[in-house]
RNA sequence: UCCUCUGUAGCUCAGCGGUAGAGCGGGCGCCUGUUAAGCGCUAGGUCGCUGGUUCGAAUCCAGCCGGAGGAGCCA
Numbered sequence: 001u002c003c004u005c006u007g008u009a010g011c012u013c014a015g016c017g018g019u020a021g022a023g024c025g026g027g028c029g030c031c032u033g034u035u036a037a038g039c040g041c042u043a044g045g046u047c048g049c050u051g052g053u054u055c056g057a058a059u060c061c062a063g064c065c066g067g068a069g070g071a072g073c074c075a
Stems, first nucleotide, its partner, number of pairs: 001071007010024004018055001026042005048064005
């Protein structure tokens, strides 16, 4: 320097144009003699950043930033 993959809740990840979700974790409650387990409810997000396309973008396009892998260069 080039190519591929990747960035979404505290963590692990889903969602690939039409209201942003699950599990775990957190909070509150039920149950229990108590704890754990189980069950119910609930909070938590400028979807890496900036633009573009579109009636509408997490999703498509461009540029940048971070991470992982590969290739090249190394006289």
Transfer RNA from a Patescibacteria group bacterium, 75 nucleotides, folded computationally. The RNAcentral record of the sequence draws on ENA and MGnify. Its mean pLDDT, the model's own confidence on a scale to 100, is 82. Lineage of the source: Bacteria > Bacteria candidate phyla. Its Rfam family is "tRNA". The family's RNA type in Rfam is transfer RNA.